Predicted 3D model of a 77-nucleotide RNA (transfer RNA) from an SAR202 cluster bacterium. The coordinates come from a structure-prediction model, not an experiment, and the mean pLDDT is 80. The organism belongs to SAR202 cluster, within Bacteria. Rfam family: tRNA. The family's RNA type in Rfam is transfer RNA. It was read from a public genome assembly.
RNA sequence: GACCCUGUAGCUCAAUCGGAUAGAGCAACGGUCUUCUAAACCGUAGGUUACAGGUUCAAAUCCUGUCAGGGUUACCA
Numbered sequence: 001g002a003c004c005c006u007g008u009a010g011c012u013c014a015a016u017c018g019g020a021u022a023g024a025g026c027a028a029c030g031g032u033c034u035u036c037u038a039a040a041c042c043g044u045a046g047g048u049u050a051c052a053g054g055u056u057c058a059a060a061u062c063c064u065g066u067c068a069g070g071g072u073u074a075c076c077a
Stems, first nucleotide, its partner, number of pairs: 001073007010026004019057001028044005050066005
């Protein structure tokens, strides 16, 4: 340099053939319980779906470019 894969909540991951308000577990916070803590249970909050643009009635999903991470494979002295 070329090609491929990945990027979604603090972390790990879902999200059907493009379809309505993007969810789950853990973590965080509050509460119940407990002498206290932990555990358990209940609840709350937390998202520019990496960024920009495009297609579409509608995009996490499709297309283009960029960025970041990973992988495969060359060239030169």